The RNA shown here (c-di-GMP-I riboswitch aptamer) has 82 nucleotides and comes from a Nitrospiraceae bacterium. It was read from a public genome assembly, where an Rfam model found it. The source organism's lineage runs through Bacteria, Nitrospirota, Nitrospiria, Nitrospirales and Nitrospiraceae. Model confidence (mean pLDDT): 87 of 100.
Formats: sequence, C1' cells, structure tokens
RNA sequence: UUCCCGAAACGGCACACCUAUUGUGAAGUAGGGUCGCAAAGCCAGGAGUCAGGUCUCAGCAUCUGACCGUCCGGCUACCGAA
Repeated sequence: UUCCCGAAACGGCACACCUAUUGUGAAGUAGGGUCGCAAAGCCAGGAGUCAGGUCUCAGCAUCUGACCGUCCGGCUACCGAA
C1' cells in the first nucleotide's frame, strides 16, 4: 500500500407514519420523522414481488412499467483496532 474484516472515531442514509405533489397504478419526489443499515452509495444484468394491458372459457402465457431497505451479481467508497 492492497485485500479480508468490522472494535473505536468523524460522519452518513432514512423503515413505518404524516403533509404536499406527480402518476391509471405499483410507486416516485420534497419536507417532517427515525425502525434500522458498514455500503440502506450507484446500476434493473439474473431471479423475485407488485402494478397496468393483451390473449384465453379460465389458468398458463406475453408486453410495458415499478421496487436496489427482497435476494444474487457488477461498479465505486470514509475510518483503521484485533
């Protein structure tokens, strides 16, 4: 110095909920809020969940979209005890 790892420290983010707002909707954005998070930073690549359509007797199937705080994966990153 780098990797693993996660004691300490400086900090960071912000679940639910509420208000306003956008959207058919899932949900997003802003403010408040603080359950938690060592990647709870970014990415929709794989899976999954959800929403709106199409097909279908009905499922299945299929298209479009949303969710990264559902998981896997990729990229980047503060600090430095054991």